[in-house]
Molecule: transfer RNA
Organism: Micromonospora sp. NPDC047730
RNA sequence: GCGGCUGUAGCUCAGUGGUAGAGCUUCUGACUUCCACUCAGCAGGCCGGGGUUCGAUUCCCCGCAGCCGCU
Numbered sequence: 001g002c003g004g005c006u007g008u009a010g011c012u013c014a015g016u017g018g019u020a021g022a023g024c025u026u027c028u029g030a031c032u033u034c035c036a037c038u039c040a041g042c043a044g045g046c047c048g049g050g051g052u053u054c055g056a057u058u059c060c061c062c063g064c065a066g067c068c069g070c071u
Stems, first nucleotide, its partner, number of pairs: 001070007010024004018054001027041004047063005
C1' cells in the first nucleotide's frame, strides 16, 4: 500500500427496512438476625458524517477504531 471481517447497554451477544432485546453486572425492593442465594422491578445503548427511502441498527458512500490475510 491492497483486500476481508467486526463496531448495538458497564461486559458477552441477538436483532436482514416499521416500538431496540436477552444473559451477566450495577441500583431499588422483598426474603434473611446479617451476608449470600432466590424472587420482583428500575435505569442504561445502535462508532462518526453524508446519501436512498414515507420510514435506516438494517441498504449505499466516505471516514475512524480493532482483528485477520496479502505485498